Description:
A computed fold for a 350-nucleotide part of an RNA from an uncultured bacterium, annotated as small-subunit ribosomal RNA, central domain. It matches the Rfam family "Bacterial small subunit ribosomal RNA". Rfam links the family to the GO terms ribosome and structural constituent of ribosome. The RNAcentral record of the full RNA draws on ENA, Greengenes and SILVA.

Context: one part of a larger RNA
RNA sequence: UUGGGCGUAAAGGGUGUGUAGGUGGUAGUGUUAGUCUUCUGUUAAAUUCUUCGGCUUAACCGGGGGCAUGCAGGGGAAACGGCACAACUAGAGGAUGCGAGAGGAACAUGGAACUCAUGGAGUAGGGGUGAAAUCCGUUGAUAUCAUGGGGAACACCGAAAGCGAAGGCAAUGUUCUGGCGCACUCCUGACACUGAAACACGAAAGCGUAGGUAGCGAAUGGGAUUAGAUACCCCAGUAGUCUACGCCCUAAACGAUGACAACUAGCUAUUCGGAGUAUCGACCCUCUGAGUGGCGUAGCUAACGCGUUAAGUUGUCCGCCUGGGUAGUACGACCGCAAGGUUAAAACUC
Repeated sequence: UUGGGCGUAAAGGGUGUGUAGGUGGUAGUGUUAGUCUUCUGUUAAAUUCUUCGGCUUAACCGGGGGCAUGCAGGGGAAACGGCACAACUAGAGGAUGCGAGAGGAACAUGGAACUCAUGGAGUAGGGGUGAAAUCCGUUGAUAUCAUGGGGAACACCGAAAGCGAAGGCAAUGUUCUGGCGCACUCCUGACACUGAAACACGAAAGCGUAGGUAGCGAAUGGGAUUAGAUACCCCAGUAGUCUACGCCCUAAACGAUGACAACUAGCUAUUCGGAGUAUCGACCCUCUGAGUGGCGUAGCUAACGCGUUAAGUUGUCCGCCUGGGUAGUACGACCGCAAGGUUAAAACUC
RNA backbone atom coordinates (compact mmCIF):
# COMPACT_ATOMS: atom_id res chain seq x y z
C1' U A 1 0.00 0.00 0.00
C1' U A 2 -4.00 6.66 -0.88
C1' G A 3 0.48 7.13 -3.51
C1' G A 4 5.44 7.95 -5.25
C1' G A 5 8.88 5.87 -8.39
C1' C A 6 12.50 2.46 -11.80
C1' G A 7 20.19 5.87 -16.51
C1' U A 8 23.92 6.17 -11.71
C1' A A 9 20.22 6.09 -4.92
C1' A A 10 15.67 -0.04 -4.24
C1' A A 11 13.48 -0.94 -9.05
C1' G A 12 13.02 -2.36 -17.01
C1' G A 13 11.81 -8.95 -17.55
C1' G A 14 18.36 -11.34 -21.52
C1' U A 15 15.47 -11.12 -26.35
C1' G A 16 11.45 -12.16 -29.56
C1' U A 17 6.62 -14.58 -31.48
C1' G A 18 2.08 -14.38 -29.44
C1' U A 19 -3.10 -16.49 -26.42
C1' A A 20 -6.43 -14.45 -22.78
C1' G A 21 -7.00 -9.58 -21.06
C1' G A 22 -6.50 -4.13 -21.40
C1' U A 23 -6.55 -0.08 -24.99
C1' G A 24 -7.86 1.59 -29.91
C1' G A 25 -8.31 5.97 -36.46
C1' U A 26 -12.15 9.27 -39.61
C1' A A 27 -17.36 10.43 -40.73
C1' G A 28 -22.75 8.45 -40.46
C1' U A 29 -27.49 5.88 -38.94
C1' G A 30 -29.95 3.11 -35.20
C1' U A 31 -29.92 1.32 -30.26
C1' U A 32 -28.49 1.47 -25.04
C1' A A 33 -27.51 -2.92 -18.67
C1' G A 34 -21.81 1.97 -19.13
C1' U A 35 -22.47 7.49 -18.60
C1' C A 36 -25.48 12.00 -17.40
C1' U A 37 -30.20 14.06 -15.51
C1' U A 38 -34.98 14.02 -12.85
C1' C A 39 -38.74 11.79 -9.62
C1' U A 40 -40.21 8.07 -5.88
C1' G A 41 -38.95 4.59 -2.02
C1' U A 42 -35.25 3.07 1.30
C1' U A 43 -30.54 4.02 3.74
C1' A A 44 -34.00 3.29 12.15
C1' A A 45 -33.64 6.67 16.26
C1' A A 46 -29.91 9.17 18.88
C1' U A 47 -25.27 11.60 17.08
C1' U A 48 -22.77 15.45 13.52
C1' C A 49 -24.39 20.35 10.66
C1' U A 50 -28.09 24.39 10.76
C1' U A 51 -32.32 27.23 12.81
C1' C A 52 -35.85 28.28 16.71
C1' G A 53 -37.02 27.49 21.75
C1' G A 54 -36.53 25.74 27.43
C1' C A 55 -33.63 25.51 32.15
C1' U A 56 -30.48 33.02 35.15
C1' U A 57 -26.07 31.33 31.01
C1' A A 58 -23.24 27.21 29.34
C1' A A 59 -22.90 22.18 29.17
C1' C A 60 -27.60 19.79 28.70
C1' C A 61 -32.65 19.17 26.72
C1' G A 62 -36.77 19.81 23.11
C1' G A 63 -39.14 21.28 18.10
C1' G A 64 -38.12 22.16 12.80
C1' G A 65 -34.81 21.79 8.51
C1' G A 66 -30.86 19.50 5.82
C1' C A 67 -26.76 16.83 3.67
C1' A A 68 -23.75 12.47 2.28
C1' U A 69 -23.35 7.44 0.25
C1' G A 70 -25.27 2.90 -1.51
C1' C A 71 -29.38 0.07 -3.39
C1' A A 72 -34.19 -0.58 -5.98
C1' G A 73 -37.96 1.24 -9.34
C1' G A 74 -40.19 4.93 -13.01
C1' G A 75 -39.39 9.02 -16.73
C1' G A 76 -35.81 11.55 -19.91
C1' A A 77 -30.86 12.69 -22.83
C1' A A 78 -27.56 10.45 -26.65
C1' A A 79 -22.03 14.27 -26.51
C1' C A 80 -18.62 10.24 -24.80
C1' G A 81 -18.12 4.64 -24.32
C1' G A 82 -20.47 -0.23 -25.81
C1' C A 83 -23.33 -3.00 -29.51
C1' A A 84 -25.44 -3.52 -34.64
C1' C A 85 -25.36 -1.91 -39.75
C1' A A 86 -23.32 0.35 -43.89
C1' A A 87 -18.95 3.55 -45.44
C1' C A 88 -13.79 6.02 -45.69
C1' U A 89 -8.19 6.04 -46.07
C1' A A 90 -4.15 9.47 -42.90
C1' G A 91 -2.81 3.65 -39.00
C1' A A 92 -1.56 -1.46 -40.57
C1' G A 93 -0.75 -4.94 -44.43
C1' G A 94 -0.06 -6.39 -49.66
C1' A A 95 1.46 -5.80 -55.02
C1' U A 96 5.29 -3.54 -58.48
C1' G A 97 10.38 -1.57 -59.34
C1' C A 98 15.08 -0.68 -57.31
C1' G A 99 18.94 -0.97 -53.19
C1' A A 100 22.59 -1.87 -49.15
C1' G A 101 24.46 -5.21 -45.59
C1' A A 102 30.51 -9.50 -40.96
C1' G A 103 21.82 -11.32 -40.85
C1' G A 104 21.40 -17.12 -40.82
C1' A A 105 22.64 -22.43 -42.76
C1' A A 106 25.41 -25.98 -45.78
C1' C A 107 29.33 -27.18 -49.04
C1' A A 108 33.84 -26.04 -51.55
C1' U A 109 38.41 -23.33 -52.03
C1' G A 110 42.74 -20.03 -50.54
C1' G A 111 47.17 -17.53 -48.51
C1' A A 112 50.18 -15.91 -44.17
C1' A A 113 51.66 -17.79 -39.48
C1' C A 114 52.38 -22.04 -36.21
C1' U A 115 53.61 -27.07 -35.35
C1' C A 116 55.16 -32.12 -36.70
C1' A A 117 57.81 -35.58 -40.02
C1' U A 118 61.58 -36.55 -43.79
C1' G A 119 65.77 -34.82 -46.56
C1' G A 120 69.87 -31.08 -47.67
C1' A A 121 73.53 -27.84 -45.73
C1' G A 122 75.90 -26.58 -41.09
C1' U A 123 78.26 -26.47 -35.61
C1' A A 124 77.86 -25.71 -30.29
C1' G A 125 75.03 -23.92 -28.28
C1' G A 126 69.67 -22.74 -27.96
C1' G A 127 65.73 -21.12 -25.02
C1' G A 128 64.15 -18.19 -21.04
C1' U A 129 64.50 -14.00 -17.26
C1' G A 130 64.89 -8.36 -13.42
C1' A A 131 68.77 -12.08 -12.84
C1' A A 132 68.58 -17.27 -13.18
C1' A A 133 67.31 -22.23 -13.27
C1' U A 134 64.21 -26.32 -14.56
C1' C A 135 64.00 -27.50 -20.13
C1' C A 136 66.00 -28.71 -25.44
C1' G A 137 70.91 -29.99 -27.91
C1' U A 138 77.13 -33.84 -30.43
C1' U A 139 71.72 -40.13 -31.03
C1' G A 140 73.55 -33.05 -34.29
C1' A A 141 69.55 -28.78 -31.53
C1' U A 142 68.82 -23.24 -32.48
C1' A A 143 69.31 -20.37 -37.14
C1' U A 144 68.50 -21.79 -42.80
C1' C A 145 66.47 -24.33 -47.47
C1' A A 146 63.16 -28.01 -49.79
C1' U A 147 59.08 -31.52 -49.73
C1' G A 148 54.91 -33.51 -47.27
C1' G A 149 51.11 -33.78 -43.23
C1' G A 150 47.92 -31.35 -39.51
C1' G A 151 44.57 -28.28 -36.80
C1' A A 152 42.78 -23.55 -35.53
C1' A A 153 42.10 -18.46 -36.73
C1' C A 154 41.21 -15.20 -41.01
C1' A A 155 46.43 -9.54 -41.11
C1' C A 156 45.73 -5.38 -44.62
C1' C A 157 40.62 -3.47 -46.35
C1' G A 158 38.45 -1.79 -41.14
C1' A A 159 35.70 2.99 -39.81
C1' A A 160 32.61 7.05 -33.92
C1' A A 161 31.11 2.09 -40.45
C1' G A 162 27.30 -2.10 -41.55
C1' C A 163 23.61 -6.20 -40.30
C1' G A 164 20.61 -8.75 -36.58
C1' A A 165 14.99 -9.19 -31.71
C1' A A 166 18.72 -9.99 -28.34
C1' G A 167 22.86 -13.24 -27.62
C1' G A 168 25.88 -12.03 -31.59
C1' C A 169 28.04 -11.75 -36.81
C1' A A 170 34.42 -10.54 -40.43
C1' A A 171 39.24 -14.75 -45.79
C1' U A 172 36.88 -16.05 -50.77
C1' G A 173 33.10 -18.44 -53.90
C1' U A 174 28.46 -21.15 -54.82
C1' U A 175 23.57 -22.83 -53.28
C1' C A 176 19.38 -22.22 -49.95
C1' U A 177 17.12 -18.55 -46.74
C1' G A 178 15.14 -14.38 -42.94
C1' G A 179 14.56 -9.30 -42.11
C1' C A 180 15.09 -4.03 -43.61
C1' G A 181 15.10 0.76 -46.57
C1' C A 182 13.52 3.91 -50.71
C1' A A 183 10.29 5.25 -54.99
C1' C A 184 5.78 5.44 -57.42
C1' U A 185 1.05 4.50 -58.42
C1' C A 186 -2.33 0.39 -57.51
C1' C A 187 -5.04 -3.17 -53.97
C1' U A 188 -7.34 -4.64 -48.95
C1' G A 189 -10.11 -1.44 -45.66
C1' A A 190 -8.78 -0.57 -38.78
C1' C A 191 -7.13 -6.06 -40.39
C1' A A 192 -4.03 -2.04 -35.02
C1' C A 193 -0.88 -1.37 -30.13
C1' U A 194 0.56 -3.88 -25.81
C1' G A 195 0.87 -8.53 -23.89
C1' A A 196 -0.05 -12.41 -17.80
C1' A A 197 0.40 -17.55 -19.46
C1' A A 198 2.62 -20.48 -23.36
C1' C A 199 6.36 -21.28 -27.07
C1' A A 200 11.09 -20.13 -29.44
C1' C A 201 16.04 -18.13 -29.35
C1' G A 202 19.80 -17.13 -25.83
C1' A A 203 27.81 -15.23 -24.87
C1' A A 204 31.25 -17.81 -22.01
C1' A A 205 31.92 -21.72 -18.77
C1' G A 206 29.94 -26.58 -17.75
C1' C A 207 27.57 -31.75 -18.91
C1' G A 208 26.56 -36.46 -22.30
C1' U A 209 27.93 -39.49 -26.84
C1' A A 210 31.18 -39.86 -31.11
C1' G A 211 35.27 -37.53 -33.46
C1' G A 212 39.42 -34.07 -33.54
C1' U A 213 43.59 -31.74 -30.97
C1' A A 214 48.43 -27.19 -34.31
C1' G A 215 48.58 -23.13 -30.94
C1' C A 216 46.83 -21.53 -26.32
C1' G A 217 45.86 -23.51 -21.73
C1' A A 218 42.17 -24.13 -15.73
C1' A A 219 44.04 -28.57 -12.92
C1' U A 220 48.79 -30.76 -12.15
C1' G A 221 54.41 -31.41 -12.10
C1' G A 222 59.02 -28.89 -12.08
C1' G A 223 62.32 -24.20 -11.82
C1' A A 224 62.58 -19.42 -9.58
C1' U A 225 61.01 -15.39 -6.10
C1' U A 226 59.90 -15.18 -0.90
C1' A A 227 60.14 -15.48 6.05
C1' G A 228 56.44 -18.59 3.57
C1' A A 229 54.48 -18.36 -2.09
C1' U A 230 49.04 -23.64 -2.54
C1' A A 231 50.42 -16.74 -6.53
C1' C A 232 52.53 -13.02 -9.80
C1' C A 233 57.70 -14.75 -13.64
C1' C A 234 59.80 -19.28 -16.37
C1' C A 235 59.77 -24.73 -18.49
C1' A A 236 56.28 -28.50 -19.40
C1' G A 237 51.15 -29.78 -19.53
C1' U A 238 45.52 -32.69 -18.82
C1' A A 239 40.50 -31.19 -19.31
C1' G A 240 38.88 -27.41 -22.36
C1' U A 241 39.09 -24.35 -26.59
C1' C A 242 37.34 -27.07 -32.57
C1' U A 243 33.21 -30.46 -35.27
C1' A A 244 28.32 -33.20 -35.13
C1' C A 245 24.08 -34.28 -32.26
C1' G A 246 21.67 -33.65 -27.43
C1' C A 247 21.47 -30.83 -22.70
C1' C A 248 22.38 -26.58 -19.46
C1' C A 249 19.59 -21.18 -19.53
C1' U A 250 23.05 -17.96 -16.60
C1' A A 251 26.22 -12.74 -17.36
C1' A A 252 28.34 -5.58 -15.77
C1' A A 253 22.78 -10.69 -21.17
C1' C A 254 24.52 -2.66 -20.29
C1' G A 255 22.36 2.38 -23.47
C1' A A 256 22.96 -0.36 -16.11
C1' U A 257 17.53 3.61 -20.03
C1' G A 258 10.50 -1.92 -21.66
C1' A A 259 7.24 -1.65 -26.25
C1' C A 260 4.18 1.44 -29.43
C1' A A 261 2.16 6.32 -31.02
C1' A A 262 1.98 11.79 -31.14
C1' C A 263 4.14 16.67 -30.27
C1' U A 264 8.47 20.06 -29.12
C1' A A 265 14.93 25.17 -31.80
C1' G A 266 18.97 24.11 -34.41
C1' C A 267 24.27 23.00 -36.11
C1' U A 268 27.51 19.20 -37.72
C1' A A 269 29.62 14.26 -39.30
C1' U A 270 28.66 9.66 -41.51
C1' U A 271 25.93 5.03 -43.97
C1' C A 272 22.04 3.46 -47.52
C1' G A 273 18.13 5.27 -50.91
C1' G A 274 15.15 9.16 -53.83
C1' A A 275 14.19 13.94 -56.33
C1' G A 276 15.98 18.59 -58.27
C1' U A 277 19.88 21.71 -60.18
C1' A A 278 24.37 21.32 -62.79
C1' U A 279 27.24 18.57 -66.27
C1' C A 280 29.25 15.32 -72.24
C1' G A 281 29.51 12.34 -67.82
C1' A A 282 31.07 11.68 -62.72
C1' C A 283 31.76 14.88 -58.51
C1' C A 284 29.93 19.43 -56.08
C1' C A 285 25.34 21.96 -54.40
C1' U A 286 19.90 22.09 -52.62
C1' C A 287 15.71 19.39 -50.76
C1' U A 288 13.87 14.78 -48.84
C1' G A 289 13.17 9.38 -46.41
C1' A A 290 15.43 5.61 -43.19
C1' G A 291 19.60 4.64 -39.83
C1' U A 292 24.31 5.69 -36.84
C1' G A 293 27.40 9.45 -33.96
C1' G A 294 29.04 14.47 -31.81
C1' C A 295 27.44 19.36 -29.89
C1' G A 296 23.42 22.07 -28.22
C1' U A 297 17.96 25.56 -27.27
C1' A A 298 13.56 25.12 -24.40
C1' G A 299 12.39 21.78 -20.83
C1' C A 300 13.80 18.03 -17.26
C1' U A 301 17.25 16.25 -13.32
C1' A A 302 19.58 15.77 -6.33
C1' A A 303 23.61 16.46 -9.29
C1' C A 304 26.20 14.15 -13.12
C1' G A 305 23.98 14.75 -17.28
C1' C A 306 19.67 13.87 -21.07
C1' G A 307 18.20 16.88 -24.92
C1' U A 308 13.57 14.84 -32.29
C1' U A 309 17.83 7.90 -31.22
C1' A A 310 14.89 12.39 -24.55
C1' A A 311 16.18 11.10 -19.03
C1' G A 312 11.39 17.02 -22.49
C1' U A 313 5.56 17.21 -23.04
C1' U A 314 1.50 13.42 -23.27
C1' G A 315 -1.41 8.66 -24.09
C1' U A 316 -2.10 2.97 -23.96
C1' C A 317 -0.29 -1.72 -22.24
C1' C A 318 3.34 -4.91 -19.71
C1' G A 319 7.42 -5.87 -16.03
C1' C A 320 9.47 -4.31 -11.45
C1' C A 321 10.65 -1.40 -6.44
C1' U A 322 8.96 -0.09 -1.16
C1' G A 323 15.31 0.63 4.88
C1' G A 324 20.26 -2.49 5.63
C1' G A 325 21.75 -7.52 7.04
C1' U A 326 19.87 -12.47 7.27
C1' A A 327 19.30 -13.78 1.41
C1' G A 328 18.57 -14.25 -4.06
C1' U A 329 19.45 -18.03 1.22
C1' A A 330 16.03 -22.04 3.88
C1' C A 331 11.65 -24.92 3.00
C1' G A 332 8.19 -26.54 -0.73
C1' A A 333 7.18 -26.93 -5.94
C1' C A 334 8.75 -27.17 -11.11
C1' C A 335 12.96 -28.00 -14.49
C1' G A 336 17.99 -30.56 -15.06
C1' C A 337 22.19 -36.49 -16.23
C1' A A 338 24.83 -33.45 -12.95
C1' A A 339 26.58 -28.71 -11.90
C1' G A 340 22.71 -26.11 -10.71
C1' G A 341 18.49 -22.88 -12.40
C1' U A 342 13.46 -20.58 -11.66
C1' U A 343 9.90 -19.24 -8.02
C1' A A 344 10.82 -17.42 -2.92
C1' A A 345 10.23 -16.36 2.94
C1' A A 346 10.84 -15.94 8.30
C1' A A 347 12.92 -15.84 13.17
C1' C A 348 16.65 -12.74 14.76
C1' U A 349 19.48 -8.19 14.33
C1' C A 350 20.92 -2.81 13.28